The RNA shown here (transfer RNA) has 72 nucleotides and comes from a Candidatus Poseidoniales archaeon. RNAcentral records the identical sequence in 7 taxa. Rfam family: tRNA. The family's RNA type in Rfam is transfer RNA. Rfam's curators write: Transfer RNA (tRNA) molecules are approximately 80 nucleotides in length. The sequence is in RNAcentral, with records from ENA. Model confidence (mean pLDDT): 82 of 100.

RNA sequence: GCGGGCAUGGUCUAGUGGUUAUGACAGCAGGUUCCCAACCUGCUAACCCGGGUUCAACUCCCGGUGUCCGCA
Numbered sequence: 001g002c003g004g005g006c007a008u009g010g011u012c013u014a015g016u017g018g019u020u021a022u023g024a025c026a027g028c029a030g031g032u033u034c035c036c037a038a039c040c041u042g043c044u045a046a047c048c049c050g051g052g053u054u055c056a057a058c059u060c061c062c063g064g065u066g067u068c069c070g071c072a
Base pairs, nucleotide, nucleotide: 001071002070003069004068005067006066007065010025011024012023018055027043028042029041030040031039048064049063050062051061052060
């Protein structure tokens, strides 16, 4: 330099055009317990950036950035 994959809460992750964006762990609050742990309930918190297509985009297209793999 060329080609391909990936980018979603603090972490891991589901989502294949229209749902309140899914679940787990973590954090916070409450319950239970003599206390802790475990367990139960609730809450907080996310679509990498810019454009395009569309009535509607996390999702499709283009460019950028980061990361991984391959080729040279």